Source information
The RNA shown here (transfer RNA) has 72 nucleotides and comes from a Candidatus Liptonbacteria bacterium. The coordinates come from a structure-prediction model, not an experiment, and the mean pLDDT is 82. The RNAcentral record of the sequence draws on ENA.
RNA sequence: GCGCGUGUAGCUCAUUGGUAGAGCGUUUCUUUGACAUAGAAAAGGCACGUGGUCCGAUUCCACGCACGCGCA
Repeated sequence: GCGCGUGUAGCUCAUUGGUAGAGCGUUUCUUUGACAUAGAAAAGGCACGUGGUCCGAUUCCACGCACGCGCA
C1' cells in the first nucleotide's frame, strides 16, 4: 500500500428497515448470627464519526477513524 472482517450497556454478545435486549458484573431489598447461594427490583447504551437512500435506518450505501486477519 491492497483485500476482507469487526466497531451496540463496565465485559461477552443478540437485534438482517419501524423509537435496542440477554448473560455476567454493579446498586438496593428479602433470606442468614454473618458470608455465600437463592429470590425480587433498579440503574446503565439513542448503537465509532460524517454524509446519502428511505415516510422511517443499529440494521442498506459511500467516505473517514480504530482494531483484527491475509497478501505484497